[in-house]
Context: one part of a larger RNA
């Protein structure tokens, strides 16, 4: 100087306390462990693995397994050299195919021509190729502490020196945020601002988007109109600016005004020096070591989906603030030519026929749903729950046995609120309903977005746990 301390001392964060909602009990779905297996490819392990890489293992994918093939090889690019057509077409045959083989046919370009080029087949050769191991040899990107307020540096000055000082004090702030004082005077990397987006207003501009006033329709449909809405640009607007108290006249803080928003307005993007030899050689790149008739390559099939069991994350229930069943309403944000598909007809229904219309502010996907109105159940393992397991059936796709997703009718299991323990969340939050996309032939209860409906709390900081500052001790570096 750091660490450290079941010393001190101030401070902070859904940390705890104050609420609300879960988790652990049941049933599925998922990922891990374990076991089992010919393989059940691999990595990821405490916070910081375990609905994670993987935004989608029926074959492909893919890496594993067990057969069966190829060895200049699955791609590509150089030379050499042989045949002169192996190449391409069509057709036999073996084979699960990958591939061997046979049979027929055909014979490229440019050039009178000599000759060049292209393409292919064997042999030869150089560059191959490896999801093989080392993330403890590495770039790169990434987690984490933590969006925590810190981390540091010239020069001065001071200690013999290793360092200190600046960065410590007294106030304030989210904030090394600023103020004042100080042997320090300044300066970076961070903080804040600058971006983006969301909340007012104006101005411009009105189409596909609107329609208040005038006609007019089944219907903003039409004529019309530029007022509102929206869209899209470009400004305004928030600075403690202004009023009172406090404050050290200061930084600031506490209440008012006004104002759409008030003290960082919400909300993202943004991640300092560094720490964990933290992941990651299976994105990629790369050193080094290993292999080259195999650890490489093609191919079928089979595995990743197995199942006494333990673990995390999740959905789905356990009912009446509910379940059924008829009616009615009101969204936002996306996506669509290898698609999105309307009316309309058929089927209970998944779907199926149809086939306008749309490369989309015009058409579609598209019904929001909880909610409100009514009828119906009446406390029961029930009309709750909906696994399970018969059947019949649709849909992608060369194929749904292993192993997809839906619809229909029959079954109708566990579950009546979860120990000990432990998790989220401070306002458009939490909880609760739906909707979309990305992967995607086809397959969501998970991932990302979006919108309705909307609480309950917070007295304090003693105490768990974690940072932050400053001071003490130290058998630790």
């Nucleotide at each position: 100087u750091g660490a450290c301390g079941g010393g001190g001392g101030c401070c902070c964060g859904c940390a705890c306390a104050a609420g609300c909602g879960g988790u652990g009990g049941a049933g599925c779905a998922u990922g891990u462990g374990g076991u089992u297996c010919a393989a059940u490819u691999c990595g990821a392990c405490a916070c910081u693995a375990c609905g994670c890489g993987a935004a989608g293992a029926a074959c492909c994918u893919u890496a594993c397994c067990u057969g069966g093939g190829c060895u200049c090889g699955a791609a590509c690019g150089g030379c050499u050299u042989c045949u002169c057509a192996a190449c391409g077409c069509c057709g036999g045959u073996a084979g699960a195919a990958a591939u061997a083989u046979c049979g027929g046919u055909a014979u490229c370009c440019c050039g009178c021509a000599a000759g060049g080029g292209a393409g292919u087949g064997g042999a030869g050769u150089c560059g191959a190729g490896g999801u093989g191991c080392u993330g403890c040899a590495u770039g790169g990107c990434u987690g984490u502490c933590g969006u925590c307020a810190g981390c540091u540096c010239g020069u001065g000055u001071u200690g013999u020196g290793a360092g200190a000082u600046g960065u410590u004090g007294g106030g304030u702030u989210a904030a090394g945020u600023c103020c004042c004082g100080c042997a320090a005077c300044g300066a970076g990397c961070g903080c804040a601002a600058c971006c983006c987006u969301u909340g007012u207003c104006c101005u411009g501009u009105g189409u596909u988007g609107c329609c208040a006033u005038c006609a007019u329709u089944a219907a903003g449909u039409u004529g019309g109109g530029a007022a509102c809405u929206c869209g899209c640009a470009g400004g305004a607007g928030a600075c403690c600016g202004c009023c009172a108290g406090c404050g050290a006249u200061a930084a600031g803080c506490u209440g008012g005004a006004g104002g759409a928003a008030g003290g960082u307005g919400g909300g993202g993007a943004u991640g300092a020096c560094g720490u964990c030899a933290a992941g990651u050689c299976c994105u990629c790149a790369u050193g080094g070591c290993c292999u080259u008739u195999a650890u490489g390559u093609c191919c079928a099939g089979g595995g990743c989906u197995a199942c006494a069991c333990a673990c995390g994350u999740g959905u789905u229930a356990c009912a009446a603030u509910g379940g059924a069943c008829g009616g009615u309403a009101c969204a936002a944000a996306g996506c669509g030519u290898c698609g999105c598909u309307a009316a309309c007809c058929u089927g209970c229904g998944a779907a199926g026929g149809g086939g306008a219309g749309c490369c989309a502010a015009u058409c579609g996907c598209a019904a929001a749903a909880a909610a409100c109105c009514g009828u119906u159940c009446u406390c029961a393992g029930u009309u709750c729950g909906g696994a399970u397991u018969g059947c019949a059936g649709g849909c992608u796709g060369c194929a749904a046995c292993c192993c997809g997703c839906c619809u229909g009718c029959a079954u109708g299991a566990a579950g009546c609120u979860g120990g000990a323990a432990u998790c989220g969340c401070u306002a458009g939050u939490a909880a609760u309903g739906g909707c979309a996309g990305a992967u995607c032939a086809g397959c969501a209860c998970g991932c990302u977005g979006c919108c309705g409906u909307g609480a309950a709390u917070a007295c304090g900081u003693u105490c768990c746990c974690g940072g932050g500052c400053c001071u003490u001790g130290u058998a630790c570096a």